[in-house]
RNA sequence: CAUGAAAAAGGCAAACUUACCGAAAGGUAAGGACGCAAAGCCAGAGGUCUAAAGCAGUUUAUCUGCCAAGAUAGCUCGGUUGCCAUGA
Numbered sequence: 001c002a003u004g005a006a007a008a009a010g011g012c013a014a015a016c017u018u019a020c021c022g023a024a025a026g027g028u029a030a031g032g033a034c035g036c037a038a039a040g041c042c043a044g045a046g047g048u049c050u051a052a053a054g055c056a057g058u059u060u061a062u063c064u065g066c067c068a069a070g071a072u073a074g075c076u077c078g079g080u081u082g083c084c085a086u087g088a
Base pairs, nucleotide, nucleotide: 001087002086003085004084011036012035016031017030018029019028020027021026034074040080041079042078044077045076046075047072048071049070050069054066055065056064057063058061
């Protein structure tokens, strides 16, 4: 420097459960492992999800639509840092 076929020293942890936070999506902690070679970090682009507030509607209510905003890095791309192994 390249690569991630095989392996794994060390590492992360889906669903689910409990507690707390949040209007919600979701988050944090503990338990737990479906998986992961960046499943480390960053919401810049696209996607998806939520939509308390706000605006509009009419069927007037535990309603619908739009949306400020929010969430997701374990959706993709991009940025950035790094472990191990193999090769040069």
A computed fold for an 88-nucleotide RNA from a Bacillota bacterium, annotated as c-di-GMP-I-GGC riboswitch aptamer. The model forms 95% of the base pairs in the Rfam consensus. NCBI's taxonomy places the organism under Bacteria, Bacillati, Bacillota. Its mean pLDDT, the model's own confidence on a scale to 100, is 84.